[in-house]
């Protein structure tokens, strides 16, 4: 700290995605030990069992059982008394703490800061005064009684610190009235007053209570400021509501509440609603600002089954009280009761998921109590559980022949690995003995606990596993598999060589744990406050006006909110951070510190901003003077043109297209002239010119009217800038009402294109276009560029004003300023194109929007609208990219520019016919295999009758037809014969004994067993070599430095020219170079020269019937060596004084002489495993091999290459001539003999310039007379040669006879620019022979025609466009079918929360009644009465329930609408190139 992922590649812009920390976590696999922590996050679901609040006898009255004495007497029982204290009750304190949990609350409920002069505090502390004298019940206990219970009734008695009256009042309440003091209501202190008002006793004689009264101290309760989550697709909300005034009520304010009065209160600074959520110290994370949480500790705050209520109390509307209502579970005798684990273990149930029904009250801490003590599931421990955090350990050292074994493997070795054995040692953990604490202060008291820790023992012994290994991200082979199985976070792995899947081995990586999931932060400056954008990647509202709100000019005085700063209050503890310490460390803990950026108070300070006073003129405004202009509204007029009507003149067509038709016209059209009628729109001027806020605005001429500019500086004194909401205007199309309506022109007819045409092209034609009024309110309303205001180099045009200088004072040039309106540039910004004083540049205000692609300019729901329809605007779902702007290539039915037999112009084909042949297809046992546009098809094949032969069919062999070993046995090998068979083979027979020796043997050869292996034309040409097509013998294709550009790239290779040519030249941010082109090599044309046998034969000489036949020559042809010659050198034009072209000389041959060999980077996964080599895979008595025989030659057929030919430039018959190059001993064969001929027999000659194999066309003569022929020769019959083992299948050739198709070939295509096409014949490989009419050369005859480059096809540079990069055979859209998903709408149906309306109306507290009951006080001797309580019973509220009737939300749902998604479905062709109609 950043990385993967859109591209062919690159920059950006932008979403995904991973690395990391972290949990109360689950779930896979594995699992030794110990501290310390933590552990129901779901059903606030239901709950068996047992525990979680009691205690006081020193308040109180009984007193149980035991025990002790007497007494009786039925001797184990009764009674007395005494002792004992249980147990229940009366009474007092506590229970309102602790404990649990977060269901509900968006709230002064929590944080914090403050305030109560509007308040209460039981226990506790400190002070002060006091506790008199009386009195009446009661509970317990006994007796009766009712009930299943659970409990209740009556009667008699009795006690107290229970209860009531009296006494006293320091004092405390009421009232008065002064003082002083404050913050408004007021407080604090004196003084007065016939006012009111307490008290409990216990006891071991020290206390300890009890009453008042002040005051602390503590804990509560109210109030206020500030702060606390989404959604406005919640926008209005409230009737106790907001206030006052009485009154109740409260501990106490207060509409708390209730009566009158007033109309008030909240609210875009979000009020009402609706969602969610207990708050907070804190915790995670993070560089931090923030974001995320709110479990465990600690603070508050709700809640105890679900609702409602009081009651006691100091405190409660009360978890383990009460009382209604409900819902559940139990008991039930059916009548009626009982319960409340959200204590603490347990239990069920849902759930991915969360534990023992322990121990102790020894510590701490709480209740009670005088104390001794009880009581405490608070709490201290201990179990369970890798949940988390630490920390230890599974050994440590030596140990190569680098063991076996595994695994690879190029077979040689490599790694597992110092690992293992093996040696030497050690003992933590865990074990088993001894020892044995601190926690306890202070005589007793330890649950943990024989527990931690010590010391000895004994053994390497009981202790390692999980991911992951294609990039990212550390780490690699090999077999399996074959797009199957799988993998996966993201991109992508899998279709026979998978580093990615499973597995092995081998490595990284952490490690008692690894991993996987979820879930949160970060990474992402990817909601940007630190710290972003918006021309083209999402994004500036269509314009202006403008309230609110944001921001605002100089100079100066006060104030001091904001800002700086000191102080003091708080800011709990606990985390966190530092220092120190304590457990062996550590995690943990203990103690000091610092910090907790807040908040609240008060002293200062005034530079900014604010807030007031007072000024100023430079922002704004006014005004005076000028001044441009389609600015906007109204009238009014004008001239061309179109149409239409009348009229004339005229005749056959107009009219319309790419061509044509629909249509108009003999009824007289189009033309053309003359007259009228209408309705729209304003040529030329016209401009990238002008005027408006946008939108728009054009013919003159009037009327009314806005707004700019410029000059003067008189005025006003910051009035100003911006603007959410809201207001207005807002093209074109719509859309109401009523005109108008010429031309044009959606819908609509019609005619043409076309497979099709609901288009494009034509004829027509209706809303409409046009007018007034009103509506609608959208546009690529765009400079895709929001307003204003400052600021920062220049140049140049054009509008509009003003100033100046020079002048001829009309004017022009020329300077200068301001306003507007283009262009081009510096700086500078930009991801680049590109902006650049009209800024995308530097700054400031304010507004408005953006946050991946689609789903979605939608759905729903609201506003608006007369509709169409505008605004406002999501989710589920899916994808990993959409995307912007360059760059390299490819395309274009884009441009330009140039080659090329590429058209064109000429000659000949081919396509018809027969025949050959190669394919395709059918056919077969098999017709073996490949090649498939161009560039497979007379191709591999330069030779299939057997062979070849890979292919059927059949017969055989199995170390093998062939190659090397090895080990054993035999034999020389060799060669020959006979027999079976189709042969292979198989049976037997004959012959015959190598070489070398140390005699043991070994060698070579060969038989015959064995083991290794042979063998394979089986598969893969998409695993290769290596050759080869092809584009293309096109002129490209690249480099090295240097430059430019963030980069891919680019320059150089573009440009002017000029070549076949990136060929030269000139230029230029290029300068060199490299493969290519040219040249260098080969033929061929000319000359020299040198050599002359087989070649030649001019001169000599010989000789023939004749012939270089001989002599002999070296001259000539000729052969083959070595040179020469051509290079735009010279001349003229021309060009840039170039490079070149044109021409001409001279030359054998002129501008590359002419042909050839030669093929740049690269392109087609282009051909080839079947020429050879090869990886992998497969077969191994067969996928091999060897024989026979048969296919490869089959034939309704289409198709490509060719030959014949159709005939007279021809056929046939005679005569007569001219070459090249090449071959030739299993061979070319002469010459002579035979046969019509193919050949045949004989045989000279040559291993060859010597022998030999040899032309045709052509020319002479002759004859045929245009016909299916005297053309043409398939076919077919017979007879033959030849090769050969052998010519049925299936060879070639003669000969006789036969004698088909064919009379020049439809669309269509091919070849070729000169010694070329065309003809025409001649050779050679291959081969016994041949289906060659192919192929490869050869030479003979020998032409015609190119104005041109529009147009077809290639191809080559440049440029322009691309949504293409598999690269137009490319991308890609939309219906429709099909499947699947999720989601709108929908007649209903279901649930939920919740509002109104109204019934019913529990327990209650309140009121008011109480003729019924009544103990204490009072009057009274006493009845009695009286105060006063009570029960009833009434009424206000009043939960739950009930009916009704609305909001919203949430589920469903026949049937529907559209989205999204899927390798290979149907129609089209709408987008990307001018995409074929931009």
């Nucleotide at each position: 700290a950043g990385a993967g992922u859109u591209u062919g590649a690159u920059c950006c812009u932008g979403g995904c995605u991973c690395a990391g920390a972290a949990u109360g976590a689950a779930c896979g696999c594995u699992g030794g030990c110990g501290g310390c922590a933590u552990g129901g996050a779901u059903u606030a679901g239901g709950c068996a069992u047992g525990c979680a609040a009691g205690u006081c006898g020193a308040a109180c009255g009984u007193g149980a059982a035991g025990c002790u004495a007497c007494a009786g007497c039925u001797u184990g029982c009764u009674g007395u008394a005494g002792u004992g204290g249980a147990a229940a009750g009366u009474g007092g304190c506590g229970a309102a703490a602790g404990g649990g949990u977060g269901a509900g609350u968006a709230a002064c409920g929590c944080g914090u800061g403050a305030g109560g002069a509007a308040c209460c505090u039981g226990c506790c502390u400190u002070c002060g005064a006091g506790u008199u004298c009386g009195g009446a019940a009661u509970a317990g206990c006994c007796c009766c009684g009712g009930g299943a219970a659970a409990c209740c009734g009556g009667g008699a008695u009795u006690a107290a610190u229970a209860c009531c009256g009296u006494a006293u009042a320091c004092g405390g309440c009421g009232g008065a009235a002064a003082a002083c003091u404050g913050c408004a209501u007021a407080g604090u202190u004196u003084u007065c007053c016939u006012g009111c008002u307490a008290a409990a006793g216990a006891u071991u004689u020290a206390u300890c209570g009890c009453u008042u009264g002040a005051a602390g101290a503590u804990g509560g309760c109210c109030u206020c400021g500030c702060g606390u989550c989404c959604c406005a697709u919640u926008a209005g909300c409230u009737u106790g509501u907001u206030g006052g005034u009485a009154a109740g009520g409260u501990a106490a304010c207060g509409g708390c509440u209730u009566a009158c009065c007033a109309a008030g209160g909240c609210u875009u600074a979000g009020a009402c609603g609706g969602g969610u959520a207990g708050c907070c110290g804190g915790c995670c994370u993070g560089a931090g600002a923030g974001g995320g949480u709110g479990u465990c500790c600690g603070g508050c705050c709700a809640c105890a089954c679900u609702g409602g209520g009081a009651c006691u109390g100091a405190g409660a509307c009360a978890c383990u009280g009460c009382c209604c209502a409900g819902a559940c579970u139990c008991c039930u005798a059916c009548g009626g009761g009982a319960g409340g684990c959200u204590g603490c273990a347990g239990u069920c149930g849902a759930g991915a998921a969360u534990c023992u029904u322990c121990c102790g009250c020894a510590a701490u801490g709480g209740g009670c109590g005088a104390a001794a003590g009880c009581c405490u599931g608070a709490c201290g421990g201990a179990g369970c559980a890798a949940u988390g955090c630490c920390g230890c350990g599974u050994g440590a050292g030596g140990g190569a022949u680098g063991a076996c074994g595994g695994c690879c493997u190029u077979c040689g070795g490599g790694u597992u690995g110092u690992a293992a054995a093996c040696c030497u040692c050690u003992g933590u953990c865990a074990g088993a003995a001894g020892g044995g604490a601190c926690g306890a202060a202070a005589u007793u008291u330890g649950a943990c606990g024989g527990u931690a820790c010590c010391u000895u023992c004994a053994g390497a012994g009981g202790a390692a596993g999980c991911c992951a290994c294609g990039g990212c991200u550390a780490a690699c082979u090999a077999c399996g598999u074959g797009c199957c199985a799988g993998c996966a976070g993201c991109c992508g792995c899998g279709g026979u060589a998978a580093u990615a899947c499973g597995u092995a081995g081998g490595u990284g990586g952490c490690g008692a744990g690894c991993g996987u999931u979820a879930u949160u932060c970060g990474g992402a400056u990817u909601c940007a406050c630190u710290g972003g954008g918006c021309g083209u990647a999402a994004a500036g509202g269509g314009u202006c006006c403008g309230c609110a709100g944001g921001g605002g000019g100089u100079u100066u005085g006060c104030c001091a909110a904001g800002u700086c700063u000191g102080a003091u209050g708080u800011g709990a503890a606990a985390u966190c951070c530092c220092g120190c310490g304590g457990c062996u460390c550590a995690a943990c803990c203990g103690u000091g510190g610092a910090a907790c950026u807040g908040c609240a108070u008060u002293g200062g300070a005034u530079a900014c901003u604010g807030g007031u006073g007072a000024a100023c003129u430079u922002g704004a405004g006014u005004g005076c003077a000028u001044u441009a202009g389609g600015g906007g509204u109204c009238g009014a007029c004008a001239g061309a043109a179109u149409u239409c009507c009348g009229g004339g003149u005229g005749u056959a067509g107009c009219g319309g297209u790419g061509g044509a038709a629909u249509g108009c016209g003999u009824a007289g059209a189009u033309a053309u002239c003359c007259g009228g009628a209408g309705g729209a729109a304003u040529a030329c001027c016209a401009a990238u010119g002008g005027c408006g806020a946008a939108g728009g605005c054009a013919g003159u001429c009037g009327a009314c009217u806005g707004g700019g500019a410029u000059g003067c500086a008189a005025c006003u004194g910051a009035c100003c800038c911006u603007c959410a909401u809201g207001g207005a205007c807002g093209g074109a199309a719509g859309c109401g009402u009523g005109g108008g309506g010429a031309g044009c022109a959606a819908a609509c007819a019609g005619g043409a294109u076309u497979a099709g045409a609901u288009a494009c092209c034509c004829u027509g034609g209706u809303a409409g276009u046009c007018c007034a009024c009103g509506c609608u309110g959208u546009a690529a309303a765009c400079g895709g560029u929001g307003c204003g205001c400052a600021c920062u180099c220049g140049a140049u045009g054009c509008a509009g004003g003003c100033g100046g200088u020079c002048u001829u004072u009309g004017g022009u040039c020329c300077c200068g300023u301001c306003u507007g309106u283009g262009u081009c540039u510096c700086a500078g910004c930009u991801a680049a194109c590109g902006c650049g004083u009209u800024a995308a540049g530097u700054g400031c205000g304010c507004c408005g929007c953006c946050u991946g692609g689609g789903g979605a300019c939608u759905a729903c729901g609201g506003u608006c609208g007369c509709a169409a329809g505008a605004c406002u605007a999501a989710a589920a779902c899916u994808c990993a990219a959409a995307g912007g702007a360059a760059u390299u290539g490819a395309c274009g039915g884009g441009g330009g520019c140039c080659c090329g037999c590429a058209c064109a112009a000429g000659c000949g084909g081919u396509g018809g016919a027969g025949c050959a042949u190669g394919u395709g297809g059918c056919u077969u046992a098999a017709u073996u295999c490949g090649a498939g546009g161009c560039a497979a098809c007379g191709c591999g094949a330069a030779g299939a009758a057997c062979c070849u032969u890979a292919c059927c069919c059949g017969g055989g062999u199995u170390u093998g037809a062939c190659a090397u070993a090895u080990u054993u046995c035999g034999g020389c090998c060799c060669g020959c014969c006979u027999c079976a068979g189709a042969g292979a083979u198989g049976a037997g027979g004959c012959u015959u004994u190598c070489u070398c020796u140390u005699c043991g043997g070994a060698g070579a050869c060969u038989g015959a067993a064995u083991u290794a292996c042979a063998g394979g034309u089986g598969c893969u040409g998409c695993a290769u070599g290596g050759c080869u097509g092809u584009c293309g013998u096109c002129a490209g294709c690249u480099c090295g430095u240097g430059c430019c550009g963030u980069g891919a790239g680019g320059u150089g290779u573009u440009c002017g020219g000029u070549u076949a040519a990136g060929u030269c030249c000139g230029g230029c941010a290029a300068c060199g170079a490299g493969c290519g082109c040219a040249a260098c090599c080969c033929a061929u044309g000319u000359c020299a020269c040198c050599a002359g046998u087989u070649a030649c034969c001019a001169u000599c000489a010989c000789g023939u019937a004749a012939u270089g036949g001989u002599g002999g020559g070296g001259a000539c042809u000729c052969u083959g060596g070595u040179g020469a010659g051509a290079c735009u050198g010279c001349c003229c034009g021309u060009g840039u004084c170039a490079a070149g072209c044109g021409g001409g000389a001279g030359g054998a041959a002129g501008g590359c002489g002419u042909g050839g060999a030669u093929g740049a980077c690269g392109u087609c996964a282009a051909g080839u495993c079947a020429g050879u080599a090869u990886g992998g895979c497969c077969c191994u008595u067969a996928c091999a091999u060897c024989c026979g025989g048969g296919g490869c030659u089959g034939c309704a057929c289409a198709c490509g290459u060719g030959c014949u030919a159709c005939a007279a430039u021809g056929g046939c018959c005679g005569g007569u001539a001219c070459a090249g190059a090449g071959g030739g001993c299993a061979g070319c064969c002469a010459a002579c003999u035979c046969g019509c001929g193919a050949g045949a027999g004989u045989g000279a000659g040559c291993g060859a310039a010597u022998c030999c194999c040899g032309a045709a066309a052509a020319c002479c003569g002759g004859u045929c007379c245009c016909a299916g022929u005297u053309c043409g020769g398939a076919u077919u019959g017979g007879a033959g040669u030849c090769u050969g083992c052998a010519a049925u299948u299936c060879g070639a050739c003669u000969c006789c006879a036969u004698g088909a198709a064919g009379c020049c070939g439809g669309a269509a295509u091919c070849g070729c620019u000169a010694g070329u096409a065309a003809a025409g014949g001649c050779g050679u490989a291959u081969c016994a022979g041949c289906u060659a009419c192919g192929a490869c050369g050869c030479c003979u005859u020998g032409a015609a025609u190119a104005c041109g480059u529009u147009c077809c096809c290639g191809g080559g540079c440049c440029u322009u466009g691309u949504a293409c990069a598999c690269a137009c055979c490319g991308c890609c859209c939309g219906u429709c079918a099909c499947a699947u998903c999720a989601u709108g709408g929908a007649a209903g149906c279901u649930g939920a929360u919740u509002g109104c309306a109204c019934c019913c109306g529990a327990a209650g507290u309140c009121u008011g009644u109480g003729a019924u009951c009544u103990g204490a006080c009072c009057c009274g001797c006493a009845a009695g009465g009286g105060a006063g309580g009570a029960a009833g019973c009434a009424g206000c509220c009043g939960a739950a329930g009930g009916u009704g009737u609305g909001c919203u939300c949430a589920g469903u749902a026949a049937c529907u609408g559209g989205g999204a998604u899927g390798a290979a479905g149907u129609c089209g062709a709408a987008a990307c190139a001018a995409g074929g109609u931009a």
Small-subunit ribosomal RNA from a metagenome, 1478 nucleotides, folded computationally. RNAcentral holds the sequence, with entries from SILVA. Its Rfam family is "Bacterial small subunit ribosomal RNA". Rfam links the family to the GO terms ribosome and structural constituent of ribosome.